[in-house]
């Protein structure tokens, strides 16, 4: 210098004119008046995904269901958030990043292919029995030949080896398909084989020791305990519901005329909870149709797990202490518009100087860098009771840290 | 403001993680039929809202975002 990784901070400024909303003060014509002064969006105010504050409901109680989370320690008001770590695995040359991690129980699924997707047995190995073919051998019957010693042909019975087939068993080593194949290769063993046995290697669980708060790591030992993934399930922990349209107060107006259904102690309906039990409330009652009236204000609502600065503790999230500050509050919803100036960055174009490369050696063309000028652009987005997080969107700028490559000293 | 659901060819819809190269109807395009149009016949094109993840495998399951619709005084 180029390319990246992870993190923190920031996210325009000034002037003039005209406006919006709230607060305070003054004035008199008492009007939603005028004048003066002061306050007025964000890092995400967003999505409404988690957690809390606050408020109401009798959150009394029990059971079922449902949902969320799931390694360890810590932070925090709390969390499904955050910090620091552990193990496994994937991606990257690397700095780093992603995902997973409660469970020796049980259940289910694994298309196609393949013998088989897990108590299996199709091919195959081996054993036994039966049959069959050929051969060997023993006995025997018949025929033929004869040198009378035997030789030879055919058949029957028994035994043995081999080939093939069937039946009954044994085994799980081999089969190459798949995303995944019954721990690995070796020796012994066997009818053939197999952790069946043995040593070594890998893993799992347990035990002892050492280190660590712990997850866990390492050394040694024991048990032949040994496929993978997902889901259900089980276990542990947590969650009552609703949501400022919560809820409190004040003001204004008024009628339940009429109709239907349910119910009045044998209980309709309600207690804003998915269901059941139970408890409580409950008669001038509840539901539907129809009719009448009103449809305004105020509190909640801005002093709070608050913010800023400094310092200390901690690896860190964070916490303690000291000093200082008070900082939008609208309700159909304000925080804006126009003009001018300035800064930074990016793009286009022009100009000038030097450099490098190419060539038809006239100078021209090309490349990136620097100086100056002109024009254009500068995001995502708008409080709605309030906080802590997460997620998503975002032009650009600043800061330090780390990695890879190249080059120079 | 507060809640809940939806998304598959142009339109309406079906679709238990694997036979999905995603089915059906209408519509569209081409050819045939007819004097011509319609009807009819044959053939064809055309889709899983977007981005990640889990898995051997995702339209389907999970996370984030977007769109559209509904409820609520």
């Nucleotide at each position: 210098g180029c390319a990246g990784c992870a993190g923190g901070c920031u996210g325009u400024u000034c002037c003039a004119u005209c406006g919006u909303u709230c607060c305070u003060g003054a004035c008199c014509a008492u009007g939603a008046g005028u004048c003066a002064g002061g306050g007025a969006a964000g890092g995400a105010a967003a999505g409404u995904c988690c957690g809390g504050g606050c408020a109401a409901c009798a959150c009394a109680g029990g059971g079922c269901a449902u949902c969320a989370u799931g390694c360890u320690u810590c932070c925090u008001a709390a969390c499904g958030g955050g910090a620091a770590g552990a193990u496994a695995u994937c991606c990257g040359c690397g700095a780093g990043g992603g995902u997973a991690u409660a469970g020796c129980a049980g259940u289910g699924u694994a298309a196609c292919a393949g013998a088989a997707a897990a108590u299996a047995a199709c091919c195959g190995u081996c054993u036994g029995c039966c049959g069959u073919u050929u051969c060997u051998u023993a006995g025997u019957g018949a025929g033929g030949g004869u040198c009378c010693g035997c030789c030879u042909u055919c058949g029957c019975u028994g035994a043995g080896c081999u080939u093939c087939g069937g039946c009954a068993g044994u085994c799980a080593a081999g089969g190459g398909u798949g995303a995944a194949a019954a721990g690995g290769g070796g020796a012994g063993g066997u009818a053939a084989g197999a952790g069946c046995u043995c040593a070594c290697c890998g893993g799992u669980u347990c035990c002892c020791g050492u280190g660590g708060c712990a997850a866990c790591a390492c050394u040694g030992g024991a048990a032949g305990c040994c496929g993978u993934a997902c889901a259900c399930c089980u276990c542990a922990u947590g969650a009552g519901u609703u949501g400022a349209a919560a809820g409190g107060c004040c003001a204004u107006g008024u009628a339940u005329a009429c109709c239907g259904g349910c119910g009045u102690u044998u209980g309709a309906g309600g207690a804003c909870u998915g269901c059941c039990c139970g408890u409580c409330c409950g008669a001038u009652g509840c539901c539907g149709g129809g009719g009448g009236g009103u449809a305004g204000g105020u509190c909640g609502u801005a002093u709070g797990a608050u913010c800023c600065u400094g310092c200390c503790a901690g690896u860190g999230a964070u916490g303690a202490c000291a000093g200082g500050a008070c900082a939008a509050g609208a309700u159909a919803a304000a925080u804006g518009a126009u003009g001018g100036a300035a800064a930074a960055c990016g793009g286009u174009u022009c100009u000038g100087a030097a450099u490098u490369c190419u060539u038809u050696c006239g100078a021209a063309g090309a490349a990136g860098c620097c100086u100056g000028g002109a024009c254009c652009g500068u995001a995502c987005a708008g409080a709605a009771c309030c906080c802590g997080g997460c997620u998503u969107a975002c032009a650009g700028g600043c800061c330090g840290g780390c990695u890879g490559c190249a080059u120079a000293a | 403001g507060g809640c809940g659901a939806u998304u598959u060819a142009g339109u309406g819809u079906a679709g238990u993680g694997g036979u999905c190269u995603a089915g059906c109807a209408c519509g569209c395009c081409g050819c045939c039929c007819u004097c011509u149009c319609a009807c009819g016949g044959c053939g064809g094109a055309a889709a899983c809202c977007c981005g990640g993840g889990u898995u051997c495998g995702a339209g389907u399951c999970c996370c984030g975002g977007a769109u559209u619709c509904g409820c609520u005084a």
Two RNAs folded together computationally: RNase P RNA and transfer RNA, 482 nucleotides in total. Rfam match: Bacterial RNase P class A. Gene Ontology terms of the family: dimeric ribonuclease P complex, tRNA processing and ribonuclease P activity.